The RNA shown here (transfer RNA) has 72 nucleotides and comes from Erpetoichthys calabaricus. Its mean pLDDT, the model's own confidence on a scale to 100, is 84.
RNA sequence: GGGGGUAAUGCUCAGCGGUAGAACAUUUGACUGCCGAUCAAGAGGUCCCCAGUUCAAGUCUGGGUGCCCCCU
Numbered sequence: 001g002g003g004g005g006u007a008a009u010g011c012u013c014a015g016c017g018g019u020a021g022a023a024c025a026u027u028u029g030a031c032u033g034c035c036g037a038u039c040a041a042g043a044g045g046u047c048c049c050c051a052g053u054u055c056a057a058g059u060c061u062g063g064g065u066g067c068c069c070c071c072u
Base pairs, nucleotide, nucleotide: 001071002070003069004068005067006066007065010024012022013021018055026042027041028040029039030038048064049063050062051061052060
């Protein structure tokens, strides 16, 4: 220098173009001699950034940035 992949809650990841979900972690409650385990409820996301397409974009398109892989 060229090509490909990827970016979402604290972490790991789902998500068919139509109100963003799960497990773990965390908070509260129940359970009990205490801790843990278990059960129930809650909080936590302007989906990396800027544009475009569309009635509607996490999703499609272009550009940028970070990370990973390959080629030279």
It matches the Rfam family "tRNA". Rfam classes the family as a transfer RNA.